Predicted 3D model of a 97-nucleotide RNA (Glycine riboswitch aptamer) from Rhodobacteraceae bacterium QY30. Model confidence (mean pLDDT): 80 of 100. It was read from a public genome assembly, where an Rfam model found it. The organism belongs to Paracoccaceae, within Bacteria. Its Rfam family is "Glycine riboswitch aptamer". From the family's description: This family represents the bacterial glycine riboswitch. Gene Ontology term of the family: glycine biosynthetic process.

[in-house]
RNA sequence: GCGUCAGGAUCGGGAGAACUGGCGGGGCAAAUCCCCGGCCGGUGCCGAAGGAGCAACCGCCCCGGUAAACUCUCAGGCGCAAGGACCGUCCUGGCGA
Numbered sequence: 001g002c003g004u005c006a007g008g009a010u011c012g013g014g015a016g017a018a019c020u021g022g023c024g025g026g027g028c029a030a031a032u033c034c035c036c037g038g039c040c041g042g043u044g045c046c047g048a049a050g051g052a053g054c055a056a057c058c059g060c061c062c063c064g065g066u067a068a069a070c071u072c073u074c075a076g077g078c079g080c081a082a083g084g085a086c087c088g089u090c091c092u093g094g095c096g097a
Stems, first nucleotide, its partner, number of pairs: 002096008011088003018043006024036004044078003050074001051072003057065003
């Protein structure tokens, strides 16, 4: 120097899915009008934190083990931001030729 696995980084990239009711505050003196992305709900929806499920296969009497970006949607999410599986870059370590 190469391959592979794991960890780290104030680094780069990184998808999907929204409507609605009530309440509260403000415009304001008042409003059925406008604003706040506030609080509590209803319904619908998304899959890429995490979690759960299984085909082949393995042991095999029962039965048990067992993958994913598949399936579920418990958790999480559905303006921006944040988060984000995963990919790249750099650093560190293990293993291999």